[in-house]
Molecule: SAM riboswitch aptamer (S box leader)
Organism: Cyclobacteriaceae bacterium
RNA sequence: AUUUUAUAAAGAAGAGUGGAGAGACAGGCUCUAAGAAACUCUAGCAACCCGGAAAAUCCGAAGGUGCUAACUCCUGACCCUAAGCAAUAAGGGAAAUAUAAAAU
Numbered sequence: 001a002u003u004u005u006a007u008a009a010a011g012a013a014g015a016g017u018g019g020a021g022a023g024a025c026a027g028g029c030u031c032u033a034a035g036a037a038a039c040u041c042u043a044g045c046a047a048c049c050c051g052g053a054a055a056a057u058c059c060g061a062a063g064g065u066g067c068u069a070a071c072u073c074c075u076g077a078c079c080c081u082a083a084g085c086a087a088u089a090a091g092g093g094a095a096a097u098a099u100a101a102a103a104u
Stems, first nucleotide, its partner, number of pairs: 001104008013042005021031003025076004043068003048064002050060004072096001078092002081089002
C1' cells in the first nucleotide's frame, strides 16, 4: 500500500512548547489570538487484539493499538415516503472515510 471481516447514536482533557490554522475530500456549517495544526508530559475513555473465569456471558486498561468539539459535524451517487414537479424533510442500504484484526 492492497484485500477481507468487524465496528462507527455511547464514552473520555488539562498543562508546556508552538505560533495559524483545523474539522479526510467537495459543498455547507462549525471550531480557532479567551491561541489552530504539530510535538511533549500528565490524566482519562474504550475490550479490537490480549489476559482471567466452566461460559453464548462476565471481569480486567498490566501488554499491543485506538480515541478524548459537534452522530463518521451534516450532505455528497441511488432507492423510497410526504397526491405530481421543484425545493425541503423522514427512512433505507451502498459508496467513501476512520479504527481494529487477519492475509498478501